Model confidence (mean pLDDT): 78 of 100. This is a predicted structure of an 89-nucleotide RNA (Glycine riboswitch aptamer) from Rhodobacter flavimaris. It was read from a public genome assembly, where an Rfam model found it. Its Rfam family is "Glycine riboswitch aptamer". Its family is annotated with glycine biosynthetic process in the Gene Ontology.

RNA sequence: CAGUCAGGAUCGGGAGAAUCUGGUUCCGGACCAGUGCCGAAGGAGCAACCGCCCCGGUAAACUCUCAGGCAAAAGGACCGUUCUGACUC
Numbered sequence: 001c002a003g004u005c006a007g008g009a010u011c012g013g014g015a016g017a018a019u020c021u022g023g024u025u026c027c028g029g030a031c032c033a034g035u036g037c038c039g040a041a042g043g044a045g046c047a048a049c050c051g052c053c054c055c056g057g058u059a060a061a062c063u064c065u066c067a068g069g070c071a072a073a074a075g076g077a078c079c080g081u082u083c084u085g086a087c088u089c
Stems, first nucleotide, its partner, number of pairs: 003087005009082001011080003018035001020034005036070003042066001043064003049057003
């Protein structure tokens, strides 16, 4: 110098689904209730496989929607950049 791994650090990109109905309110995209929807915060569940084999361990971008979300804003899995640390040569 290059490479790999980790990070709750930095910057950028980043989808889906009613700005529905009624009420409150000076007005409203705010608040309350109802119905209809979405999956990429988080959470939960399962296969192959493995084991000490009654049973247990163990994944996801799959499934479920508890939570969250359905104009904008915010958030956002994931990807990349920079930085920090460790490892290898």